[in-house]
RNA sequence: GGGGGCAUAGUUAAGUGGGAUAACAGGGCCCUCGCACGGCCCAGUCCGCGGUUCGAGUCCGCGUGCCUCCA
Numbered sequence: 001g002g003g004g005g006c007a008u009a010g011u012u013a014a015g016u017g018g019g020a021u022a023a024c025a026g027g028g029c030c031c032u033c034g035c036a037c038g039g040c041c042c043a044g045u046c047c048g049c050g051g052u053u054c055g056a057g058u059c060c061g062c063g064u065g066c067c068u069c070c071a
Base pairs, nucleotide, nucleotide: 001070002069003068004067005066006065007064010024011023012022013021018054026042027041028040029039030038047063048062049061050060051059
């Protein structure tokens, strides 16, 4: 320098163009003499900028970061 892959909540991950989700972690309530376990509820996220589309986490381009291959 070039090719490919990945980027979603604090963490690990799902997500076939239309409701953004789960587990753990966090907060509240219930339960208990109390704690743990358990049950119910809540908050919190699409790497950035553009483009396509009625509509983008999803498709396209560029950038950034990480992984990998070639030179």